A computed fold for a 127-nucleotide RNA from Ornithinimicrobium humiphilum, annotated as FMN riboswitch aptamer (RFN element). The prediction has a mean pLDDT of 82. Its Rfam family is "FMN riboswitch aptamer (RFN element)". Rfam's curators write: The RFN element is a highly conserved domain that is found frequently in the 5'-untranslated regions of prokaryotic mRNAs that encode for flavin mononucleotide (FMN) biosynthesis and transport proteins. Rfam links the family to the GO term FMN binding. The model forms 82% of the base pairs in the Rfam consensus. The sequence is in RNAcentral, with records from Rfam.
[in-house]
Parts: sequence; structure tokens; C1' cells
RNA sequence: ACGCGCUCCGGGGUCGGUGAAACUCCGAGCCGGCGGUGACAGUCCGCGACCCGACCGCAGCCAGCGGCCGGUUGACCCGGUGAAACUCCGGGACCGACGGUGAAAGUCCGGAUGGGAGGCAGCGCGA
Repeated sequence: ACGCGCUCCGGGGUCGGUGAAACUCCGAGCCGGCGGUGACAGUCCGCGACCCGACCGCAGCCAGCGGCCGGUUGACCCGGUGAAACUCCGGGACCGACGGUGAAAGUCCGGAUGGGAGGCAGCGCGA
């Protein structure tokens, strides 16, 4: 270093204004999971989460829970440096599941003390 098993870890972010009421509107801020990559990525290539469906199992009146497969799944340009950068530097942009709410949510509350891509975290076994 490789394979298998177990354990652990594994998502961030607010002030002001208006108003009867808003961290939801308006203004200004703030945030950015995992692997990859000629060089560091929210916007490149993939993956995960959410959502939808078929099938299987549990349950079975219904509802519901789990597994597996498939589908869906947002957003970037210009200039500079360089061997190499849609990743760095400078400038200007853009994006953000579902349900809830006294008023419309990336930022509040909830499913979630969950799941999770994965981890150059630890331990054990194998050759």
C1' cells in the first nucleotide's frame, strides 16, 4: 500500500427598514458537504442529501417502516501569472431540496439524537 470487518468522525450562515405580524418582503451582509483534476473549485467532471417511481421484505383495514434499482437534481465569465488554473490573484456576476410559519425563507423551526458521499482517523484479521 491492498482486501474484509468493527469503531470513531462526517454542513455553514444576520443586522437595519417597513409593518398588526417578516432572521421569509425591501436594503445591506453572511455561508459553501464529499471524491476527482497538470495547481487550492458552491458554479468543471462525478457523488451525497431532498424529491418522484417500480420491485422486494416487515406490517397489513388504512397508514407506516426498511431494502434495492431507476429517475430527477441549481449556478461563471473577463483579465493576469504560469509548463499547467472555468480551481490561484484582480474585477464583475450567479446559485441554493422538502414541510412549516401571524407575511413569500440558502440563513428561522421541523423530519434529523436521522441519513450520508466519504475520511492521509483508530483497531483487528488476511496474503